The RNA shown here (Lysine riboswitch aptamer) has 165 nucleotides and comes from a sheep gut metagenome. Model confidence (mean pLDDT): 79 of 100. The RNAcentral record of the sequence draws on MGnify.
RNA sequence: GGUAGAGGUCGCGCUUUGCAAGAGUAAUCGGUUUGAUGUGUCGGACACAGAUGAGAGCCGGUGAAAGGGUACGGCGCCGAAGGAACGGAUUUACCGAAGAUCCGGGUCCUGGGCAUACAUCAAAGAGGUGUAUGACUGUCAUCCCGAGAGGGAUGGGGAGCUAUC
Numbered sequence: 001g002g003u004a005g006a007g008g009u010c011g012c013g014c015u016u017u018g019c020a021a022g023a024g025u026a027a028u029c030g031g032u033u034u035g036a037u038g039u040g041u042c043g044g045a046c047a048c049a050g051a052u053g054a055g056a057g058c059c060g061g062u063g064a065a066a067g068g069g070u071a072c073g074g075c076g077c078c079g080a081a082g083g084a085a086c087g088g089a090u091u092u093a094c095c096g097a098a099g100a101u102c103c104g105g106g107u108c109c110u111g112g113g114c115a116u117a118c119a120u121c122a123a124a125g126a127g128g129u130g131u132a133u134g135a136c137u138g139u140c141a142u143c144c145c146g147a148g149a150g151g152g153a154u155g156g157g158g159a160g161c162u163a164u165c
Base pairs, nucleotide, nucleotide: 001165002164003163004162005161008078011077012076013075014074015073017071018070019069027062028061029060030059031058032057033056034055037049038048039047040046041097042096043095044094081110082109083108084107086104087103088102089101090100091099111137112136114134115133116132117131118130119129120128121127139156140155141154142153143152144151145150
């Protein structure tokens, strides 16, 4: 270096369908009160709607969706994969900004899931992600116990570990 393989309190990723939440919200229709602004993400510019009633409030009718999540099943797998820096593309008329989405990403971080704390994303007290801490678990090294099987202590990091060529 090649090939094969193991880890498991949900091992990892993707996904059909269902479900909760979003939400009795947005939107829309009717009524009513008020009376000048409103819409196009934000700023500019511009355009459009508006006293034949903008916007807002209240009452009533109808009433979603997306992103995020989860359960069962299916598929692919065991650096599975995830995240960060950085780079690039797109974004529904124009210029700029922000945000969003997508792609690359061995430069850096993480062995794995769990719990807690904090930060962040989010409509969210759901959940995700990151970091720290804790015990657990797998693995290897060293030491100790044991006839052996195995057990204990300490430590390491997946660029690891086991088998084989």